Bacterial RNase P class A from a Candidatus Zixiibacteriota bacterium, 365 nucleotides, folded computationally. The sequence was found by an Rfam model in a public genome assembly.
[in-house]
RNA sequence: CAUGGUAGGAGGAACAGUCGCGCUUUAAAUUAUUUUUGAAGUGAGGAAAGUCCGAGCUCCGCAGAAUCGGGACGCCCGGUAGCACCGGGGCAGAGUAAUCUGACGGAUAGUGCCACAGAAACUAUACCGCCUCAAUUUUUUUGAGGUAAGGGUGAAAACGUAGUGUAAGAGACUACGCUCUUGAUAGGAGACUAACAAGAGGGGUAAACCCCGUCCGGAGCAAGACCAAAUAAGGGAAAAGGAGUUGAUUCGCUCCAUUUGAUUCCCGGGUAGGUUGCAUGAACAAGCGGGUAACCGCUUGUCAAGAUAGAUGACUGUUAUGCCGUUUCGGUAAACAGAACUCGGCUUACUACCUGCCAUGACAA
Repeated sequence: CAUGGUAGGAGGAACAGUCGCGCUUUAAAUUAUUUUUGAAGUGAGGAAAGUCCGAGCUCCGCAGAAUCGGGACGCCCGGUAGCACCGGGGCAGAGUAAUCUGACGGAUAGUGCCACAGAAACUAUACCGCCUCAAUUUUUUUGAGGUAAGGGUGAAAACGUAGUGUAAGAGACUACGCUCUUGAUAGGAGACUAACAAGAGGGGUAAACCCCGUCCGGAGCAAGACCAAAUAAGGGAAAAGGAGUUGAUUCGCUCCAUUUGAUUCCCGGGUAGGUUGCAUGAACAAGCGGGUAACCGCUUGUCAAGAUAGAUGACUGUUAUGCCGUUUCGGUAAACAGAACUCGGCUUACUACCUGCCAUGACAA
């Protein structure tokens, strides 16, 4: 210097002024209180997006959260309010490496699937080929038996290499290996690792059904609470004659328990306004300590939108930063994109910019 990896910062500014909006507090006037004037403070994001997870909070609800169904998760150890999240490890894979990825229990419980090609892909198999015998022949052809070492097809073809052996071959036998299962030894908290022994030997797939283990009430701020107002004396049809029955109880069935609620269907009408919930929170910032880290603890300080058809804008001047140029100066200024109960994550979209560390290569000293 180039290429790559990884962890962060910031989000086109800062200050001042003028005018215009929302909220909070306050003063005066006023009675119009959804009013007027003034002052002070304050006013969209790193993802506010997606609505994929988890929780806080509210209600059902006064109970077992029981059976079965249904759903979620799936290596180990930590963190956290909790999680399918985060950190650190193990194993497997990609990469020269820094690093990155993993829906990571079980295929020896069972069922299913593996297109096309190929002889054959779950009782595997013989297309080419090799060997033996017989017949036929004059170029050779056919049949029977043996074979799976060589070739071909394929993602994958019955464990690999070497040798013995054979008519030709083959785990048929031998040696050394590979994979899986089991055992005990050593290390580790553990997942696992190392070497040894015995046994077995064709694969893949569970993000296929399934098996195993662990866990799981539900609905949601349009939750919920309060106030005000209005509602035709609303109409019609069918069934039953009851409380040991029937209905209801926020995933379904059943059981159990509770409850006093008392049938079902059709037509038509009224209201949908206001207040609250509503921002002090597992909060934020700085410093110190513990921990490899995620994170935890202590001290000090801060209060930073709360709209409801939905507010935060425009102009001027100075300064700063980047870029371009005709360089005392002039011009210009990005993208993704707007809160709506609040947080913690994940995922996705983006760069006018800035910074640290690491790896590889080249060059120079």